[in-house]
RNA sequence: AAAGGCAAAGCGCUCGCGAGGGUGUGACGCAAAGCCACGGAUCUCGACUUGACCGCAAGGUCUUGUGAGAUAGCCGGGCUGCCGAA
Numbered sequence: 001a002a003a004g005g006c007a008a009a010g011c012g013c014u015c016g017c018g019a020g021g022g023u024g025u026g027a028c029g030c031a032a033a034g035c036c037a038c039g040g041a042u043c044u045c046g047a048c049u050u051g052a053c054c055g056c057a058a059g060g061u062c063u064u065g066u067g068a069g070a071u072a073g074c075c076g077g078g079c080u081g082c083c084g085a086a
Base pairs, nucleotide, nucleotide: 005030006029010025011024012023013022014021015020028073034079035078036077038076039075040074041071042070043069044068045067047066048065051062052061053060054059
C1' cells in the first nucleotide's frame, strides 16, 4: 500500500434524578476511536455543606467545599494488540 476494523452529530427504542449509558440507524472522524478513571481538565447530582441574595413564611437562586458519579472520541499516563508491500 491493500484487505479488514471502529463509528461523531442527528433520529428511533431503552436505562439513569442528572452528566450520560446500552441498542438500532447513521458516518463526522479515528492507526489503537481496543481496554483501564491513575494525574490533570470539563461536566452531573434525588446527598451533605460554606456564604450571599430574594421571600411574611414555606421555600427559591447563586456560591464554597465534601461525597458520589460521567467523559477513554478532552489531554497525559498505564496495559494489550490485527494486517503488512518496499
This is a predicted structure of an 86-nucleotide RNA (c-di-GMP-I riboswitch aptamer) from a soil metagenome. The sequence is in RNAcentral, with records from MGnify. Model confidence (mean pLDDT): 87 of 100.